[in-house]
């Protein structure tokens, strides 16, 4: 340093649910909350699965898979 795994120590991130606010909707922004998570940071590439104003277009990364990056201790 680079990989592949584990624990604890400090942290990190946040599901449903309730408020507000965008969208036709999925869903998504803020705030409260905490189901989870060791990349639950990012990317709509493949596949899946939802939406629908029906031309298609759009969502979902915490559904899989794949790229990419990225911190802290000890084994």
């Nucleotide at each position: 340093u680079c990989u592949g795994u584990g624990a604890a120590a400090a942290g990190c991130c946040a599901a449903a649910c309730c408020c507000c606010g965008a969208g036709u909707a999925a869903u998504c922004g803020g705030g409260g909350g905490a189901c989870g998570g060791a990349a639950a940071a990012c990317c709509a590439c493949g596949g899946g699965u939802c939406u629908u104003a029906u031309a298609a277009a759009g969502a979902u990364a915490g559904c899989c898979g794949g790229g990419u990056u990225g911190c802290c201790u000890c084994g």
The RNA shown here (c-di-GMP-I riboswitch aptamer) has 75 nucleotides and comes from a Deltaproteobacteria bacterium. It was read from a public genome assembly, where an Rfam model found it. The coordinates come from a structure-prediction model, not an experiment, and the mean pLDDT is 82.